[in-house]
RNA sequence: GUAAUGGGACGCUAGGGUUCCGGUCCGCAUCGCGGGCGUCUGGUCCAAGAGCAUCCGACCUCUCCUGAAGGGGUUACACGGCGGGACAAAAGCCCGGGAGAU
Numbered sequence: 001g002u003a004a005u006g007g008g009a010c011g012c013u014a015g016g017g018u019u020c021c022g023g024u025c026c027g028c029a030u031c032g033c034g035g036g037c038g039u040c041u042g043g044u045c046c047a048a049g050a051g052c053a054u055c056c057g058a059c060c061u062c063u064c065c066u067g068a069a070g071g072g073g074u075u076a077c078a079c080g081g082c083g084g085g086a087c088a089a090a091a092g093c094c095c096g097g098g099a100g101a102u
Base pairs, nucleotide, nucleotide: 007056008055009054011052012051015046016045020043021042022040023037024036025035026034027033028032057075058074059073060072061071062070063069077097079100083095084094085093
């Protein structure tokens, strides 16, 4: 200097809402029950292509006893709607590295 691979799983985070829990307000007349409030910082929950970490995979290359095994390396870059969809609901979720822009 050149070549190849924009894969997947899991755990989280920014973020997101309100089924459940908790909180709060009201009522009943009270070991609690019912209703309102997410314009409640919370726990559960959802969660990133363009966020993080790990593992697997893939690719390149070298070695060798030619069997696949082992060693080394790569997995880069990334502006972006409107609208629609799911779950209780919403979202950097999914449509979607789409439309479009450069």
The RNA shown here (Guanidine-I riboswitch aptamer) has 102 nucleotides and comes from uncultured Spiribacter sp. It matches the Rfam family "Guanidine-I riboswitch aptamer". Rfam's curators write: This family represents a conserved RNA structure found upstream of the ykkC and yxkD genes in Bacillus subtilis and related genes in other bacteria. A reference for the family is Barrick et al. (2004), "New RNA motifs suggest an expanded scope for riboswitches in bacterial genetic control", Proc Natl Acad Sci U S A. It was read from a public genome assembly, where an Rfam model found it. Of the family's consensus pairs, 100% are formed in the model.